The RNA shown here (Bacterial large signal recognition particle RNA) has 263 nucleotides.
The sequence was found by an Rfam model in a public genome assembly.
Its Rfam family is "Bacterial large signal recognition particle RNA". Rfam's curators write: The signal recognition particle (SRP) is a universally conserved ribonucleoprotein involved in the co-translational targeting of proteins to membranes.

RNA sequence: UCGCACUAAGUGGGGAGCUGGCGGUUCCCUGUACCUGUAAUCCGCCAUAGCAGGACUGAAUUCCUUGUUGCGGGUCUGUCCCGGGCAAGAAGUGCAUCUUUGAAAGUGUUGAAGGUCGGGUCUCGUGCAAUGCGCCCCUGUAAACCCUGUCAGGUCCGGAAGGAAGCAGCAGUAGCGGGCAAGCGUGUGUGCCGCGAAGUUGCCUGAUCUGAGCCGGAUGAGAUGUAACCUUUCCCGUGACCGGUUCAAGGCGAGGUGUGCGA
Numbered sequence: 001u002c003g004c005a006c007u008a009a010g011u012g013g014g015g016a017g018c019u020g021g022c023g024g025u026u027c028c029c030u031g032u033a034c035c036u037g038u039a040a041u042c043c044g045c046c047a048u049a050g051c052a053g054g055a056c057u058g059a060a061u062u063c064c065u066u067g068u069u070g071c072g073g074g075u076c077u078g079u080c081c082c083g084g085g086c087a088a089g090a091a092g093u094g095c096a097u098c099u100u101u102g103a104a105a106g107u108g109u110u111g112a113a114g115g116u117c118g119g120g121u122c123u124c125g126u127g128c129a130a131u132g133c134g135c136c137c138c139u140g141u142a143a144a145c146c147c148u149g150u151c152a153g154g155u156c157c158g159g160a161a162g163g164a165a166g167c168a169g170c171a172g173u174a175g176c177g178g179g180c181a182a183g184c185g186u187g188u189g190u191g192c193c194g195c196g197a198a199g200u201u202g203c204c205u206g207a208u209c210u211g212a213g214c215c216g217g218a219u220g221a222g223a224u225g226u227a228a229c230c231u232u233u234c235c236c237g238u239g240a241c242c243g244g245u246u247c248a249a250g251g252c253g254a255g256g257u258g259u260g261c262g263a
Stems, first nucleotide, its partner, number of pairs: 001263006009057003012030005020046005034054005063256007072247005078241003082237004087232003092229002094226007106214002114209008123197005128191002130188006137179005147172004155164003
C1' cells in the first nucleotide's frame, strides 16, 4: 500500500415551545434522510440525559473536531402604519344657545300695523234635544211542602147541628225572563241648539277711525358652552423596516479517528 472480516460510529440536523434540565411527540426552517411501537389532562430519561425490538452502512464523499459562509428562528433598541386607552387643549371643523345683520319670496291703498265698539271661542247655571239606567206600564212563566185566596174528594172533633186543619185543581203573588211607544225619576268625556250670568290675556270675526307697512328668514359677524371630529404628551397591542445581539440547518475548506488475519 492492497484485500478480507470486525469494532467505535452512523442511517438527519436546527429554531420555537414545554421542562429544574436533556431527548422525543407538536409547530416552523433546511431538504431526501432505515423500519415497527410509544406520547400535550404529555411520554421516556438525568449530564454516557428518549425507551423497546429489528435491518443496513461502516473507518471515510458518509464518522469526529475546527474555520468560513449562511436558510431560518429568538431577543433588544429605534422609526413608521393601523387599532385601543388615560389626560390635556375651545386654535380649526362641527354642534347647541344668545345677540346682531336682515337677501329672496309672500302679503298689503280691492286697505298693512295699530286704536275703539260688538260677537264668538273659554267658565258657571239652566232649558231643549240625543242617549244610558231605574220605576211605571204590557206580556210570558211561576213556587211538591216550609207563599195567599178558594179549597172537590178524603181526614179529624162532635150524639147531632156544626166546626177545624188542609192535598190536588183553579185564581193570584214573590221571584225569574221578554218588550218598552208614552209618562216619572236620575245620570252623561253628547250637541254647527236656545236663554241668563261672569270674563275678556290670547285667538277668530263684524263694524268703524286712521293711512303704509306687515311677514319672512338667506347670508355674514360676535359672545358663551360642548372634546363629536381634530391636535399634543404618555401607555398597551398587531404589522412593516433599519440596526445590534444570540442560536443556527445546509454549502465550502482544513485537520483527526481503530482491531484482527493474509499478500